The RNA shown here (SAM riboswitch aptamer (S box leader)) has 128 nucleotides and comes from Mariprofundus sp. UBA1536.
[in-house]
RNA sequence: AUUUUAUCCAGAGCAGUUGAGGGUUACAGGCCCGACGAAACUGCGGCAACCGACUACAGAGGCGAAAGCUUAAGUAGAGAAUGGUGCCAAUGCCUGCCUAGAUGAUGUUAAUCUAGGAGCGAUGAGGU
Numbered sequence: 001a002u003u004u005u006a007u008c009c010a011g012a013g014c015a016g017u018u019g020a021g022g023g024u025u026a027c028a029g030g031c032c033c034g035a036c037g038a039a040a041c042u043g044c045g046g047c048a049a050c051c052g053a054c055u056a057c058a059g060a061g062g063c064g065a066a067a068g069c070u071u072a073a074g075u076a077g078a079g080a081a082u083g084g085u086g087c088c089a090a091u092g093c094c095u096g097c098c099u100a101g102a103u104g105a106u107g108u109u110a111a112u113c114u115a116g117g118a119g120c121g122a123u124g125a126g127g128u
Base pairs, nucleotide, nucleotide: 001128002127003126004125005124006123007122008121013044014043015042016041017040021033022032023031027096028095029094030093045088046087047086049085050084051083054077055076056075057074061070062069063068092120097117098116099115100114101113102112103111
């Protein structure tokens, strides 16, 4: 870089340097945060999703005359913790595409709202 899969309406701070942007996709339309200090870097702290580790169950297989021993896949649990990442405004801030319904009009269209789906994105784990 690419691909598969899981999750994404919860949760989580203070200080220092610096000095104007930021809200992670290509863009656009909104809306919001920001000199009462954005983004970035640093220090300490915290949150808790995955993987590994730990505990329990499980039990293919193996050893054994038997009792039993060992143990792959798998399931569950615990705590911020032992490790690897991640995260610490607002639903991934909302919308843009599709489907259905409602409001409206009543002759229709447009518009608004609600629900679901897709797409894109972020993070973890696996593969190439």
Taxonomically the source falls in Mariprofundus (Bacteria, Candidatius Mariprofundia, Mariprofundales, Mariprofundaceae).